[in-house]
Molecule: SAM riboswitch aptamer (S box leader)
Organism: uncultured Dialister sp.
RNA sequence: CUCAUCAAGAGCAGCUGAGGGAUUUGGCCCAGGGACGCUGCAGCAACCAUUCCCGAAAAGGGAACCGGUGCUAAUUCCAUCAGCAUUAUGCUGGCAGAUGAG
Numbered sequence: 001c002u003c004a005u006c007a008a009g010a011g012c013a014g015c016u017g018a019g020g021g022a023u024u025u026g027g028c029c030c031a032g033g034g035a036c037g038c039u040g041c042a043g044c045a046a047c048c049a050u051u052c053c054c055g056a057a058a059a060g061g062g063a064a065c066c067g068g069u070g071c072u073a074a075u076u077c078c079a080u081c082a083g084c085a086u087u088a089u090g091c092u093g094g095c096a097g098a099u100g101a102g
Base pairs, nucleotide, nucleotide: 001102002101003100004099005098006097011041012040013039014038015037019030020029021028025079026078027077042072043071044070046069047068048067050064051063052062053061054060076096081093082092083091084090085089
């Protein structure tokens, strides 16, 4: 950079010690009855890899499982940009972000 997915799912312990939830802004949440982060074990199951089955086959789908990443508050927490409805709301799509593969 390209493609795919992002409304589901998944916790305990130890260390640390003040902020954190990506960014602009506004909210709303979590947090010394220790958040966030790191480590260990455990778990979840998104992609890849291996094997088998369905399929004419590519595609696609299903299952198994040693593994490679990944993930384990809240829809990517919601909106913020645009459009259409209608009337401070709903829907759709962007921008950006995250993860995987190339």